[in-house]
RNA sequence: GUCUCAUGCAGAGUGGCUGAGGGACUGGCCCUGUGACGCCACGGCAACCGGUUGAAGUUUCGAUUUCAAUGCAGGUGCCAAUUCCAGCCCCGAACGGUUUCGGGGGAAAAUGAGAA
Numbered sequence: 001g002u003c004u005c006a007u008g009c010a011g012a013g014u015g016g017c018u019g020a021g022g023g024a025c026u027g028g029c030c031c032u033g034u035g036a037c038g039c040c041a042c043g044g045c046a047a048c049c050g051g052u053u054g055a056a057g058u059u060u061c062g063a064u065u066u067c068a069a070u071g072c073a074g075g076u077g078c079c080a081a082u083u084c085c086a087g088c089c090c091c092g093a094a095c096g097g098u099u100u101c102g103g104g105g106g107a108a109a110a111u112g113a114g115a116a
Base pairs, nucleotide, nucleotide: 002115003114004113005112006111007110013042014041015040016039017038021031022030023029025087026086027085028084043079044078045077048075049074050072051070052069053068054067055066056065057064058063083108088105089104090103091102092101093100094099095097
């Protein structure tokens, strides 16, 4: 990198270094010399995996599955804006272009777990 599955209107920032871009892409709209992005340190959030505890099921009694709880000196992730919003399709409303608003689904990207 590819494939599969799951998740996203919640939550959580200070300092140092650096110095011009950043929010994946396109459009919009934002953030940014009152210092972005990135890196480092410390701190925090969360609970995907792992651990521990409990309940229930299965059991060849060794284990195993599901659910719940727990933040654990474990493995990741995350700490502007809903994944910032939209992009493709469908439905509804308003107004009169293919405009605005609302709803649903999808796509894409992100993160985790797994697979070849």